This is a predicted complex of two RNAs, RNase P RNA and transfer RNA, with 460 nucleotides together.

RNA sequence: GGAGGACGCUGGGCCGUCGCGGCGCGCAAGCGCCGAGGAACGUCCGGGCUCCAUUGGGCAGGGUGCAGGAUAACGUCCUGUCGGGGCAACUCGAAGGAAAGUGCCACAGAAACAUACCGCCUCCGCGUCUGUCAAAGGACGCGGCGGUAAGGGUGAAAUCGUGCGGUAAGAGCGCACGGCGUCCCACGGUGACGUGGGCGCGGGUAAACCCCAUCCGGAGCAAGACCGCUCGAUCGUCCUGAGCUUGUCGAAGGACCCGCCUGCCCGGCGGAACGAGCACACGUCGCACCGAGGCCGGCCGUGAGGCCGGCCCCAGAGAGAUGACGGCCACCGCCCUAAGCUUGUCGAGGGGCGGCUACAGAAUCCGGCGUACAGGCGUCCUCCGCGC
RNA sequence: GGCUCGGUAGCUCAGCGGUAGAGCGGGGGACUCAUAAGCCCUAGGUCGUAGGUUCAAAUCCUACCCGAGUCA
Repeated sequence: GGAGGACGCUGGGCCGUCGCGGCGCGCAAGCGCCGAGGAACGUCCGGGCUCCAUUGGGCAGGGUGCAGGAUAACGUCCUGUCGGGGCAACUCGAAGGAAAGUGCCACAGAAACAUACCGCCUCCGCGUCUGUCAAAGGACGCGGCGGUAAGGGUGAAAUCGUGCGGUAAGAGCGCACGGCGUCCCACGGUGACGUGGGCGCGGGUAAACCCCAUCCGGAGCAAGACCGCUCGAUCGUCCUGAGCUUGUCGAAGGACCCGCCUGCCCGGCGGAACGAGCACACGUCGCACCGAGGCCGGCCGUGAGGCCGGCCCCAGAGAGAUGACGGCCACCGCCCUAAGCUUGUCGAGGGGCGGCUACAGAAUCCGGCGUACAGGCGUCCUCCGCGC
Repeated sequence: GGCUCGGUAGCUCAGCGGUAGAGCGGGGGACUCAUAAGCCCUAGGUCGUAGGUUCAAAUCCUACCCGAGUCA
């Protein structure tokens, strides 16, 4: 100098005038403080919170799926393992199980999971030829019982691949090398797994059902709570029965019935709650100062993160505020001019015009993921070339 | 703001792993004096977009885009 990789930050600034929302102070005029984002977005996950009864067990249903850790929790994150990519820095991976079972595998093909179409081979029978004195035997053809997955051909996929042995022909049938399974053992590791040895070799598909492990009760802030009046409906039935006020009384217990625990069963809870209309009312709270909060520092940890200390208070509503104008600067695009020399689709500098800036905009609050984003800045690392 | 569905021919909808279909509509033919109906033939598809799983995707999975419905 070139080509890359990982990560962090920013995403207009300043001044003036006017304006908007919230809170506080003030009788008022007014004054003071605060006022969008890294994604506020999509609503894809997880949690806080609230109600359903105070949420229990099982089935069903749904999610997740290498290991260990982080966390309030997660499908997120970190560190590793294995596999793919890259010379490398690094990066990507829905990455449990197909010898538990079931389903599917179109067309083609003999056969897609227990099968022989062609081919190859033994044996048996028949025929022809040969052979011989006659036979035995041999060659070929046809038929039959079988064997065979090496070859042909089909397919996305064909019974582990190549070689040698072996055999009637063949075959992991045997051996060598390689591949695969992970059933067993040893060693290392918390573990995924790795290394070595033994044993075995029966396609694929689980983002098909399923099995295994593990997690999940449902709904959602338009959740829900509070403030008034009127109307309606209602305090279940039976049995035993303490008690004293002796009744149309009824503590407590049991059985049944009804309702509820948002699919079913068990188990449990309740039997007085409630329903409708109108007004308050586009009400108040939830809800916006105290939080899984922000910033700085220290310690622990490879890291995600945790602990401790100090400082700070930081949007918020109601159909919904966060802006407009002017000036200067910065940025981007176009045009004019032009120093320069490497004479080019070059161009320092100067001037003019335009864009007034990218994606986008809080609405119950947090942690993630995903998606969108003009331009700019910074840190670390890898490879290549050159110079010292 | 929350929740729930849907997107296949011009329109309305089937199809839910194995060559994308129906009805209406469009075009042509035949019939008729002519038109309609009925009859025969026919064209027309990025299956919302992109990526993945699979031998194979409209169909299964993920992300995004668009459109409906519903809740005080």
The coordinates come from a structure-prediction model, not an experiment, and the mean pLDDT is 76. Rfam match: Bacterial RNase P class A. The family's RNA type in Rfam is ribozyme.